[in-house]
RNA sequence: UUAAAAAAAGCCAAACUUGUUGCAAAGCAAGGACGGAAAGUUAUGGGUCUUUUUAGGAAAGAUUGCCAAACUGCAUAAU
Numbered sequence: 001u002u003a004a005a006a007a008a009a010g011c012c013a014a015a016c017u018u019g020u021u022g023c024a025a026a027g028c029a030a031g032g033a034c035g036g037a038a039a040g041u042u043a044u045g046g047g048u049c050u051u052u053u054u055a056g057g058a059a060a061g062a063u064u065g066c067c068a069a070a071c072u073g074c075a076u077a078a079u
Base pairs, nucleotide, nucleotide: 001078002077003076011036012035016031017030018029019028020027021026034065040071041070042069044068045067046066047063048062049061050060051059052058053057
């Protein structure tokens, strides 16, 4: 640097439940594991969702475990 996730050491935690925050989408904590080679970070681009608006449009939010992009990274193998 590249590859893929076989082994080992680790890591994260879907749905759901309880509590809490929020108009809402949804977030946080605990429990819990569907799964994941970045399910680490950034809401940068798109998509989707919520609120305001009569609709479109626009604005403000949410979603990195929707798809990309950027940065960083354990172990193994090859060079």
c-di-GMP-I-GGC riboswitch aptamer from Epsilonproteobacteria bacterium (ex Lamellibrachia satsuma), 79 nucleotides, folded computationally. The sequence was found by an Rfam model in a public genome assembly. The coordinates come from a structure-prediction model, not an experiment, and the mean pLDDT is 77. Lineage of the source: Bacteria > Pseudomonadati > Campylobacterota.